[in-house]
Context: one part of a larger RNA
RNA sequence: CUGGGCUUAAAGCGUGCGCAGGCGGAUAUGAAAGUCAGAAGUGAAAUCCCAGGGCUCAACCCUGGAACUGCUUUUGAAACUCCAUAUCUAGAAUCCGGUAGAGGUCAAGAGAAUUCCGAGUGUAGAGGUGAAAUUCGCAGAUAUUCGGAGGAACACCAGUGGCGAAGGCGGUCAACUGGACGGGUACUGACGCUGAGGUACGAAAGCGUGGGGAGCAAACAGGAUUAGAUACCCUGGUAGUCCACGCCGUAAACGAUGUGUGCUAGUUGUUGGGAGUCUUAGGCUCUCAGUGACGGAGAGAAAUCAUUAAGCACACCGCCUGGGGAGUACGGUCGCAAGACUAAAACUC
Numbered sequence: 001c002u003g004g005g006c007u008u009a010a011a012g013c014g015u016g017c018g019c020a021g022g023c024g025g026a027u028a029u030g031a032a033a034g035u036c037a038g039a040a041g042u043g044a045a046a047u048c049c050c051a052g053g054g055c056u057c058a059a060c061c062c063u064g065g066a067a068c069u070g071c072u073u074u075u076g077a078a079a080c081u082c083c084a085u086a087u088c089u090a091g092a093a094u095c096c097g098g099u100a101g102a103g104g105u106c107a108a109g110a111g112a113a114u115u116c117c118g119a120g121u122g123u124a125g126a127g128g129u130g131a132a133a134u135u136c137g138c139a140g141a142u143a144u145u146c147g148g149a150g151g152a153a154c155a156c157c158a159g160u161g162g163c164g165a166a167g168g169c170g171g172u173c174a175a176c177u178g179g180a181c182g183g184g185u186a187c188u189g190a191c192g193c194u195g196a197g198g199u200a201c202g203a204a205a206g207c208g209u210g211g212g213g214a215g216c217a218a219a220c221a222g223g224a225u226u227a228g229a230u231a232c233c234c235u236g237g238u239a240g241u242c243c244a245c246g247c248c249g250u251a252a253a254c255g256a257u258g259u260g261u262g263c264u265a266g267u268u269g270u271u272g273g274g275a276g277u278c279u280u281a282g283g284c285u286c287u288c289a290g291u292g293a294c295g296g297a298g299a300g301a302a303a304u305c306a307u308u309a310a311g312c313a314c315a316c317c318g319c320c321u322g323g324g325g326a327g328u329a330c331g332g333u334c335g336c337a338a339g340a341c342u343a344a345a346a347c348u349c
Base pairs, nucleotide, nucleotide: 004320005319006318007303008302012317014201015200016199017198021194022193023192025088026087027086028085029084030083033081034080035077036076037075038074039073040072041071042070049065050064051063052062053061054060091191092188094186095184096183098181099180103177104176105175108172115149116148117147118146119145120144121143125136126135162169163168206247207246208245209244210243211242215241216240220236221235222234223233258316259315260314261313262312263311266294267293268292269291270290271289272288273287274286275285276284277283278282298305299304322349323348324347331342332341333340334339
C1' cells in the first nucleotide's frame, strides 16, 4: 500500500461549531477536461513471452513473431462525472400563527429538617454497637416548649416522564435568553452532508486569590475487632464540599454502538402536537416528532440487534493490526502545580 475490521474479542475522538479538502437533488441546452471509439507517429537494441534453429544436451547463442499495458497528434461520440448557462421544488434555510419542557444566565423571597446560641419545664442518664468502649452529662445532658443565628439541600408531585450537542439540569416567582415540535394555498431556490488542522463547551477531584462553613467528610486522633488491622464498625475531626473570578481538560465522559441521508413486517405502552369521526368528563381511526417493551425478515462467533439496527446501501471523518514492556521513556506543546496531549524502542513470551 492492498485487504479485513471497530456493542462485548484490538479498535468510534467526551461533545459541538467550522476553514481547507472529499462528496452532493431535478430538468434542458452548450462545451468536451475526465471517459469511450477509430487513425497516425513514437515506444532503440538487448531482456521477458511464443515458435523454429545451432553448439552431443543444458546453460548459452541465432532467426522470426508477439509484446513494450505508455506518450504525443488527430478525427469523432456525449450516457455518466466535471464545467458554463437557464429553469424547478422533493433537500436546506426563512416567515406566519400555535404547543410542551428540571434547556441556560441573573436576582428575589418561602417552608421542613440538621447544628449552634439564649430562656423555660425536668432529672440521671444519653449516645453508640453484633456486643462494647472512646464521647457527652449533676458546672444539669438526653427529652420537651418558645425565641434567635447560620449554611447547605429542595420531601410529596416524580414517571424505562421531560429538556439539552455532550457534560448535565429538579421547591417558588420575576427579568433576559437558546433550541425543539406540530400546522400553514407564505418566501429563497441546492443555499446541502461530512470535516484533517483550528476553536468553543466539558462531571468529580485538584490548583490560585478572596469570602463562607450548618451537615457530611479524605487526611488525622482515639475506641473497638483481630494473630496483626496502617481497614471494614464506633466517637471526634481538618482540607474539601458552598459562593465569586481564574486555571485544570480528565472519567466505565457508556448505548462500551461517529455524523448525515434513503430504503426494509408487525404488536403494545408512554410524552408533545395535528386531522377526521362518533352516542363528546370521553372514545375510535389516521398522522408527525420523541421515548420504552416485545418480535419477523435479515444480520451476528454467540449473547443479542431488529424503522431509535448491530439489516440493506451511499458520503465523509476518527480509530485498530498478538500479550507484556507501556499509554511508559525521550523530545515537543500546554499547565502555577498536579499533570495532560502527542508517543517509541531494546528486551521478553
RNAcentral holds the full RNA, with entries from ENA.
This is a predicted structure of a 349-nucleotide part of an RNA (small-subunit ribosomal RNA, central domain) from an uncultured prokaryote.